This is a predicted structure of a 71-nucleotide RNA (transfer RNA) from a bacterium. RNAcentral holds the sequence, with entries from ENA. Rfam family: tRNA. Its mean pLDDT, the model's own confidence on a scale to 100, is 82.
């Protein structure tokens, strides 16, 4: 080089075109002499730039980051 997947919360995942959802961590409270473990409660995210659409995480182009093949 060419071809192909991928890219959503600190992590690991869903989410097939109409307010983006768990789990596990973080944090706060209860409970406990403490801690742990259990229970409540809260913050947290769509790679970039553009196109198509009344409406994009979602269809498209490219452009980055990542994984696999091939030469």
């Nucleotide at each position: 080089g060419c071809c192909u997947c991928u890219a959503u919360a600190g992590c690991u995942u869903a989410g097939u075109g109409g307010u983006a959802a768990a789990g596990c961590u973080a944090c706060g409270g209860a409970c406990u002499c403490u801690u742990a473990a259990u229970c409540c409660g809260c913050a947290g995210a769509c790679c970039u730039u553009g196109g198509u659409u009344c409406g994009a995480u979602u269809c498209c182009a490219a452009g980055u980051g990542g994984g696999g093949g091939c030469a």